[in-house]
Context: one part of a larger RNA
RNA sequence: UUGGGCUUAAAGCGUCCGUAGCCGGCCUGGCAAGUCUUCCGUUAAAUCCAGCAACCUAAUUGUUGGGCUGCGGGGGAUACUGUUAGGCUAGGGGGCGGGAGAGGCCGACGGUAUUCUCGGGGUAGGGGUGAAAUCUUAUAAUCCCGAGAGGACCACCAGUGGCGAAGGCUGUCGGCUAGCACGCGCCUGACGGUGAGGGACGAAAGCUGGGGGAGCGAACCGGAUUAGAUACCCGGGUAGUCCCUGCUGUAAACGAUGCGAGCUAGGUGUUGGGGCGGCUACGAGCCGCUUCAGUGCCGCAGCGAAGGCGUUAAGCUCGCCGCCUGGGGAGUACGGCCGCAAGGCUGAAACUU
Numbered sequence: 001u002u003g004g005g006c007u008u009a010a011a012g013c014g015u016c017c018g019u020a021g022c023c024g025g026c027c028u029g030g031c032a033a034g035u036c037u038u039c040c041g042u043u044a045a046a047u048c049c050a051g052c053a054a055c056c057u058a059a060u061u062g063u064u065g066g067g068c069u070g071c072g073g074g075g076g077a078u079a080c081u082g083u084u085a086g087g088c089u090a091g092g093g094g095g096c097g098g099g100a101g102a103g104g105c106c107g108a109c110g111g112u113a114u115u116c117u118c119g120g121g122g123u124a125g126g127g128g129u130g131a132a133a134u135c136u137u138a139u140a141a142u143c144c145c146g147a148g149a150g151g152a153c154c155a156c157c158a159g160u161g162g163c164g165a166a167g168g169c170u171g172u173c174g175g176c177u178a179g180c181a182c183g184c185g186c187c188u189g190a191c192g193g194u195g196a197g198g199g200a201c202g203a204a205a206g207c208u209g210g211g212g213g214a215g216c217g218a219a220c221c222g223g224a225u226u227a228g229a230u231a232c233c234c235g236g237g238u239a240g241u242c243c244c245u246g247c248u249g250u251a252a253a254c255g256a257u258g259c260g261a262g263c264u265a266g267g268u269g270u271u272g273g274g275g276c277g278g279c280u281a282c283g284a285g286c287c288g289c290u291u292c293a294g295u296g297c298c299g300c301a302g303c304g305a306a307g308g309c310g311u312u313a314a315g316c317u318c319g320c321c322g323c324c325u326g327g328g329g330a331g332u333a334c335g336g337c338c339g340c341a342a343g344g345c346u347g348a349a350a351c352u353u
Stems, first nucleotide, its partner, number of pairs: 004324003007307002012321001014201004021194003025088007033081002035077008048066007091191001092188003095184003099180001103177007110154002115149007125136002162169002206247002209244003215241002220236004258320006266298014302309002326353003335346004
């Protein structure tokens, strides 16, 4: 509970697509459903309001008139909503032009390092720590040189840089593919916004089957530390981490800020495109101004409990959705749906304070 809210106090679905619904640009005509107006009928009585009367007064009662609210019918109005017909181009979409980018998928190739193996050199330690020990080493380690194997990763460039709806994306090249900003103003002509249900995507961990396994490393085994040490430190080390197939569907999935649109001072960086001007070693070069789109910082008005936000709003408005309503019990129980399982989604109450 017809209220007020949702960055940090409870509260924005992890993200997008989209069904129903809700909402919807400019101009003209028709209709008149909504809307407005007038008349008629009805809206039992009691109740409500006003006048008068009765009771000594009042409560109360009677009487006359009125009102309330809804419904039906007739006449009229047409600004707005609706509907219908026609038109428009400022929203949306398409086209053309050059453009930036770790956007996605697949394939090929490369690089440094670690580890291991082999060959050569070489000799007594190496390793590790606060200090040690476990460990390793005369079956020759550590160290140096050369060769090879294998898996994972991608230094510098690198930037509050870029791209993507979010999750996320970084060696190089190629193929396929998606989105985006800018410019032109050629085509279409409101085709739009949001979105209950629904669908798709969705880090890490986890699960299924198959592969792979260098390094790292839950669990586990040792060594230390300690009163103890199921830890922090050290030596090992399985799952996993990697690839393919299918599932899971959650995160402080964060800007803790839903999406779309309009309006409201500026300043200063930076990324991409366009325009103008200057310089030029004429190079997609350098510098300045300007404009559109993104991304940061500072800041006026305004807002906010404050921190702060401030044209990338948390300002001023509109449309649509989601969510909140003291703490604990509890994101639990029960039921339902989903999942192989782990568990997920939905989601109480008693009681307590």